[in-house]
RNA sequence: GCCCUUGUAGUGAAACGGAUAUCAUUCAAAGUUUCGAACUUUGAGUUCUGGGUUCGAAUCCUGGCAAGGGCA
Numbered sequence: 001g002c003c004c005u006u007g008u009a010g011u012g013a014a015a016c017g018g019a020u021a022u023c024a025u026u027c028a029a030a031g032u033u034u035c036g037a038a039c040u041u042u043g044a045g046u047u048c049u050g051g052g053u054u055c056g057a058a059u060c061c062u063g064g065c066a067a068g069g070g071c072a
Stems, first nucleotide, its partner, number of pairs: 001071007010025004018055001026044006048064005
């Protein structure tokens, strides 16, 4: 230099172009308990970034950024 793959709560992952973005864990509060642990309930927190296509984009296209791999 060229090509390929990936980027979603703090962490690990889901999500045919039809949305309130889900699950587990985490954190906070309440319940339960003599106190904890466990359990139950409630809540908080996410689509790397800019643009485009579309009635509608996490999803498709594209510039950039980052990570990984292959070739030279």